[in-house]
RNA sequence: AGUUGACCGGGCAAUCGCUGCCGGAACACGUGCGCUUUAGGCAUACGGUUCUGGGGGAGGAAAGUCCGAGCUCUACAGGGCGAAGGUGCCAGGUAACGCCUGGGGGGUGUGAACCCACGACAAGUGCAGCAGAGAGCAGACCGCCGAUGGCCUUAGGGCACAGGUAAGGGUGAAAGGGUGCGGUAAGAGCGCACCGCGUUGCUAGUAAUAGUUAACGGCUAGGUAAACUCCACCUAGAGCAAGAUCAAAUAGGCCCCCGCAUAGUGUGGCCCGCACUGGGGGGCGGGUCGAUUGCUUGAGCCUAAGCGUGAGUUUAGGCCUAGAUGAAUGAUUGCCACUUAGAAAUAAGUACAGAACUCGGCUUACAGGUCAACUCAA
Numbered sequence: 001a002g003u004u005g006a007c008c009g010g011g012c013a014a015u016c017g018c019u020g021c022c023g024g025a026a027c028a029c030g031u032g033c034g035c036u037u038u039a040g041g042c043a044u045a046c047g048g049u050u051c052u053g054g055g056g057g058a059g060g061a062a063a064g065u066c067c068g069a070g071c072u073c074u075a076c077a078g079g080g081c082g083a084a085g086g087u088g089c090c091a092g093g094u095a096a097c098g099c100c101u102g103g104g105g106g107g108u109g110u111g112a113a114c115c116c117a118c119g120a121c122a123a124g125u126g127c128a129g130c131a132g133a134g135a136g137c138a139g140a141c142c143g144c145c146g147a148u149g150g151c152c153u154u155a156g157g158g159c160a161c162a163g164g165u166a167a168g169g170g171u172g173a174a175a176g177g178g179u180g181c182g183g184u185a186a187g188a189g190c191g192c193a194c195c196g197c198g199u200u201g202c203u204a205g206u207a208a209u210a211g212u213u214a215a216c217g218g219c220u221a222g223g224u225a226a227a228c229u230c231c232a233c234c235u236a237g238a239g240c241a242a243g244a245u246c247a248a249a250u251a252g253g254c255c256c257c258c259g260c261a262u263a264g265u266g267u268g269g270c271c272c273g274c275a276c277u278g279g280g281g282g283g284c285g286g287g288u289c290g291a292u293u294g295c296u297u298g299a300g301c302c303u304a305a306g307c308g309u310g311a312g313u314u315u316a317g318g319c320c321u322a323g324a325u326g327a328a329u330g331a332u333u334g335c336c337a338c339u340u341a342g343a344a345a346u347a348a349g350u351a352c353a354g355a356a357c358u359c360g361g362c363u364u365a366c367a368g369g370u371c372a373a374c375u376c377a378a
Base pairs, nucleotide, nucleotide: 001375002374003373004372005371006370007369008368010336011335012334013333014332015331016330018057019056021054022053023052024051025050026049027048029047030046031045032044034042035041036040059352063363064362066361067360068359069358070357071239072238073237074236084235085234086233087232088231089103090102091101092100093099104118105116106115107114108113119230120229124228125227126224127223141169142168143165144164145163148162149161150159151158152157177195178194179193180192181191182190196219197217198216199215200214201212202211203210204209243293244292245291246290253284254283255282256281257280258279260278263277264276265275266274267273300319301318302317303316304315305314306313307312337350338349339348340347341346
């Protein structure tokens, strides 16, 4: 000067508050039960009000709500096919995961280390700006050749017409293996040697994969799948404002009773009577306000030992650590710590941010500080 991992996240004291919990006292305010001399009084269980004592009270991310679970309700016999979405090297860990650990492969860095959606383009389809003759069953712009055929010929050859050619130049991120020798008219895996590539086998490894003095293939198979697609695996939906229990007033629903001011309508010629509506009383059930619950003991935390490279796991001992809902967890003062300014006295300031059903992860934000291991330079 860095890299990785782990940890802390202002400290102490006093005073005044806020919110749950555990008590104590007073009141007799509400409900219940009991006694009594019954418009009352006494006594007390639970609740309430007031006073008072003790003890607890945000985080490493409480955040984003991106994954995986528990729990709850809804849907669903079981199985198959399809759609949509997701994941994607191998092995292990885990309740599970898209997380973690270890390993393989590729890339970056002098290095410690870091990064990677890392199955398949040798099934099919598609895509590739500009430049360039040609961008994928290649391509003739310059160049090379022109053996063969054609034309001319003084018979030596010439022309560059048909054509051949991927050695060389040029374009481009990329031009259809590389170097050399042979070969040829010139060239070309056309042939050969070596290197590279691929397939098969063998060896090592649980595997990914690696190695190969083996055999084969002249190379066919360029790139691209966070392009369609193919392959393998996974996936019901909504969420604690889930859900459960108790339960006013008012209005409406259903059932039963009464028979009224002798109310209205129907039946009837009229009265009585009967039925319906209206009226009064009682009961039932639903939902609303509200209350309680879900709610914090849980795949929990700490310590030690064993096993394991590790993530982790097993055993033993110990611990209980917020639970609000118009939503608490704070404020002031003093001393100290740190940062900034200043010569000093001193002054200003204290990172990111705050629970809301609960866990395991990931990601993002973060002043300052501590510890361990390691790297590079002098």
This is a predicted structure of a 378-nucleotide RNA (Bacterial RNase P class A) from uncultured Anaerobiospirillum sp.
Taxonomically the source falls in Anaerobiospirillum (Bacteria, Pseudomonadati, Aeromonadales, Succinivibrionaceae).
Its Rfam family is "Bacterial RNase P class A". By type it is a ribozyme.
The sequence is in RNAcentral, with records from MGnify.
Its mean pLDDT, the model's own confidence on a scale to 100, is 76.